[in-house]
RNA sequence: GUCGUAAGCUGCCUUGUCGCUCCGCUUAUGGUGGAGAGGAAAGUCCGGGCAAUGCAGUGCACCACACCACCUAACGGGUGGCUCCGGGCAACCGGAGAGCCAGUGCCACAGAAAAUAACAGCCGAUGUCGGGGCCAUGCUCCGGCAGGUAAUGGUGAAAAUGUGCGGUAAGAGCGCACGGUCCUGCAUGGCAACAUGUGGGGCGGGCAAACCUUGUGGAUUGAAAGGCCAAGCAGUUGGUGUCAGCCACGCGCUGACCAGGCGGCACGUCUGGUAGCCAACGGGUAGGCCGCUCGACCCCGAUCGUGAGGUCGGGGCUAGAUAAAUGGCAAGGGUCCGCCUAUGGCGGAAACAGAACCCGGCUUACAGGCUUGCGACCUGC
Numbered sequence: 001g002u003c004g005u006a007a008g009c010u011g012c013c014u015u016g017u018c019g020c021u022c023c024g025c026u027u028a029u030g031g032u033g034g035a036g037a038g039g040a041a042a043g044u045c046c047g048g049g050c051a052a053u054g055c056a057g058u059g060c061a062c063c064a065c066a067c068c069a070c071c072u073a074a075c076g077g078g079u080g081g082c083u084c085c086g087g088g089c090a091a092c093c094g095g096a097g098a099g100c101c102a103g104u105g106c107c108a109c110a111g112a113a114a115a116u117a118a119c120a121g122c123c124g125a126u127g128u129c130g131g132g133g134c135c136a137u138g139c140u141c142c143g144g145c146a147g148g149u150a151a152u153g154g155u156g157a158a159a160a161u162g163u164g165c166g167g168u169a170a171g172a173g174c175g176c177a178c179g180g181u182c183c184u185g186c187a188u189g190g191c192a193a194c195a196u197g198u199g200g201g202g203c204g205g206g207c208a209a210a211c212c213u214u215g216u217g218g219a220u221u222g223a224a225a226g227g228c229c230a231a232g233c234a235g236u237u238g239g240u241g242u243c244a245g246c247c248a249c250g251c252g253c254u255g256a257c258c259a260g261g262c263g264g265c266a267c268g269u270c271u272g273g274u275a276g277c278c279a280a281c282g283g284g285u286a287g288g289c290c291g292c293u294c295g296a297c298c299c300c301g302a303u304c305g306u307g308a309g310g311u312c313g314g315g316g317c318u319a320g321a322u323a324a325a326u327g328g329c330a331a332g333g334g335u336c337c338g339c340c341u342a343u344g345g346c347g348g349a350a351a352c353a354g355a356a357c358c359c360g361g362c363u364u365a366c367a368g369g370c371u372u373g374c375g376a377c378c379u380g381c
Base pairs, nucleotide, nucleotide: 001377002376003375004374005373006372007371008370009369010368012333013332014331015330016329017328018327020036021035022034023033024032025031026030038352042363043362045361046360047359048358049357050222051221052220053219057267058266059265060264062218063217064216065215066214067081068080069079070078071077082097083096084095085094086093087092098213099212103211104210105207106206107205119153120152121149122148123147126146127145128144129143130142131141132140133139134138161179162178163177164176165175166174180203181202182201183200184199185198186197187196188195189194226290227289228288229287235281236280237279238278239277240276242256243255244254245253246252257273258272259271260270261269262268297316298315299314300313301312302311303310304309335349336348337347338346339345340344
């Protein structure tokens, strides 16, 4: 210097003028001061705060998560590690992670066979049939059967752990050596998951985003939540409208029954049973106020930690709209791109994108410019 990779910052600036929304002050239909859309405000995917269901549960179903340690209010999030698999020369990037030794199930096609199998092939020692030879009742050769085999070949994503030596009739962990993988004892290191070494045992697979098993967790709804004020109207029909016991005689207590509330179901619990409850139909209102912005908040420094983050000190208040505000015009400057008569000039362009109760995450989008770490290559000193 080029290319790559990881983490971040920025993403127009200044002046003038007119205008918009909110808050404060005021001599108040005027003036004046201050503030005014993001890193994702997006998706609505998670976790919470807050509010309501009077309060509070248990079990089942359902849903989510699943290596270890830590961070956090919490999370299906984050940080750092561990083991395995894939991509890349590398820096680095991506995926997976409880259990198949509880059970059930699936693995198309091809192939003999896809969970305990034999097509081709090899053997045929042992048993047996046929034929031939010879030094003749034994040996040997050829062919076949019973039987043996899983080393060789084929099929396939995958076919009984790999290589070598021995052994065998031919083979096979059958035996041995060195490996692989799973379980486990001991030693060392580590908080741990695990790693290294050493000893013992096993080794026909894969799939649990297959059913399932184990452990942990989850009440629901959601700001159109919820509450208040003003105004306005119109109710009708149906059901229940009880029973029993006790007593201190008060519609007091208890139980049964009926109706209803508490995400789905059950248990449980609560409310009401005379002006109350439940159901259906119908009518009125759609106005205003609160919620509504001081927060697990933001910025700076020190310190602890590999880090996410923690602690301490100091400083700051930074939208609250409700059909939805933050803009228009002018001048100059800056950045980028292209061209030229090239230390200047001309023309053009400006990413993704706009709060709506608040906060922490995840996912997705982003022109251009800049900073730092690391890797590969080239070159100079």

Overview:
A computed fold for a 381-nucleotide RNA from an uncultured Bacteroidota bacterium, annotated as Bacterial RNase P class A. Its mean pLDDT, the model's own confidence on a scale to 100, is 77. The sequence was found by an Rfam model in a public genome assembly.